RNAcentral holds the sequence, with entries from Rfam. Predicted 3D model of a 65-nucleotide RNA (Fluoride riboswitch aptamer (crcB RNA motif)) from Neomoorella humiferrea. Its Rfam family is "Fluoride riboswitch aptamer (crcB RNA motif)". Rfam links the family to the GO terms response to fluoride and positive regulation of gene expression. The source organism's lineage runs through Bacteria, Clostridia, Neomoorellales, Neomoorellaceae and Neomoorella.
């Protein structure tokens, strides 16, 4: 130095915060929807603020006050 394991940590799941769980990755990583043109690049559109549950925020629609 390189490989591999073993711990202990931290990090990732398509827009934000928190709380619960789960999942996946060990830093050359986990991760970066969907649809329609296009050989490809690229362009247009569209859905969702969770990876799942609740809660705030923020946005869109509707209906009373």
């Nucleotide at each position: 130095u390189a490989a591999c394991g073993u711990c202990u940590a931290g990090g990732c799941g398509a827009u934000g915060g928190a709380g619960u769980u789960c999942g996946c990755c060990u830093u050359u990583a986990a991760a970066u929807c969907u649809g329609c043109g296009u050989u490809a690049u690229c362009g247009c559109a569209g859905u969702g603020a969770u990876g799942a549950c609740u809660c705030c925020u923020a946005c869109c629609c509707c209906g009373a006050a």
Its mean pLDDT, the model's own confidence on a scale to 100, is 77.